Predicted 3D model of a 269-nucleotide part of an RNA (large-subunit ribosomal RNA, domain VI) from a metagenome. Rfam family: Bacterial large subunit ribosomal RNA. Gene Ontology terms of the family: ribosome and structural constituent of ribosome. The RNAcentral record of the full RNA draws on SILVA. The coordinates come from a structure-prediction model, not an experiment, and the mean pLDDT is 87.

Context: one part of a larger RNA
RNA sequence: CGCAAGAGUAUUGAGAGGAGUCUUCCAUUGUACGAGAGGACCUGGAAGAACGCACCACUAGUAUACCAGUUCUCCUGCCAAGGGGAUACGCUGGGUAGCCAAGUGCGGAGCGGAUAACUGCUGAAAGCAUCUAAGUAGGAAGCCCACCUCAAGAUGAGUACUCUCGUCUAGUUUUCUAGACAAAGGUCACAGUAAGACUAACUGUUCGAUAGCUAUCAGGUGUAAGGCUAGUAAUAGUUGUAGCUGAGAUAGACUAACAGACCGUACGA
Numbered sequence: 001c002g003c004a005a006g007a008g009u010a011u012u013g014a015g016a017g018g019a020g021u022c023u024u025c026c027a028u029u030g031u032a033c034g035a036g037a038g039g040a041c042c043u044g045g046a047a048g049a050a051c052g053c054a055c056c057a058c059u060a061g062u063a064u065a066c067c068a069g070u071u072c073u074c075c076u077g078c079c080a081a082g083g084g085g086a087u088a089c090g091c092u093g094g095g096u097a098g099c100c101a102a103g104u105g106c107g108g109a110g111c112g113g114a115u116a117a118c119u120g121c122u123g124a125a126a127g128c129a130u131c132u133a134a135g136u137a138g139g140a141a142g143c144c145c146a147c148c149u150c151a152a153g154a155u156g157a158g159u160a161c162u163c164u165c166g167u168c169u170a171g172u173u174u175u176c177u178a179g180a181c182a183a184a185g186g187u188c189a190c191a192g193u194a195a196g197a198c199u200a201a202c203u204g205u206u207c208g209a210u211a212g213c214u215a216u217c218a219g220g221u222g223u224a225a226g227g228c229u230a231g232u233a234a235u236a237g238u239u240g241u242a243g244c245u246g247a248g249a250u251a252g253a254c255u256a257a258c259a260g261a262c263c264g265u266a267c268g269a
Base pairs, nucleotide, nucleotide: 001153005164006163007162008161009160010159011158015150016149017148018147021049022048023047024046025045026044027043033038051107052106053105054104055103059101061099062098066094067093068092069091070090071086072085073084074083075082076081110145112144113143118138119137120136121135165268166181167180168179169178170177171176185263186262187261188260189205190204191203192202193201210256211255212254213252214251215250216249217248219245220244221243226239227238228237229236230235
């Protein structure tokens, strides 16, 4: 921009893409078959491999400053306690959320259709024979459907439901003329997100839990500082499962979502 008014929500599915896999074992059965050796079809069940999708309760990984330990050095006058630097974590031990695989869950179902090679039935041309000429039955991991995803720019632009399309002022009886504001809805703006390169999508904007913050808690780290006690001291014990704590949960309007702006127009050539 189009889809012949403008919107919101929900849809149909032309078409497109994905998937489609394989192995072993058990039963049938040591049966059919076979002199024996050996050893099934069919059918049912179980366990897996790789691949794919999703997820983070479990097992792990990561987690650049969440906690602790620790070395050298500089600083806060000194002690103690801390802060900076030592790779764009100094090193080390752990680790929440998130993200992840090696972890977990699920998937490849069909006693649907038409067929290929092939196997048939009936059966003439051609008194026989013949699966074929008329007619008719089966038959594949393949084809079409079914399963998952996208999908009406499918310009062949589909469908359903719902919403909206005036009022006021002046001249003015209706009509007519002039002016002003305004519909449903949307965009910007603002606070953001399990969404994200930017866009987009989604949530919220005081009629509010959207983010921060605070409180409580989960989880992490591992028992803070300061006192007191013991010891000459290093240090240990106690106060005390302490202190601190990014992303997590719940609650609470304390802070910020304020203030607003714009598009869209009157029944549809």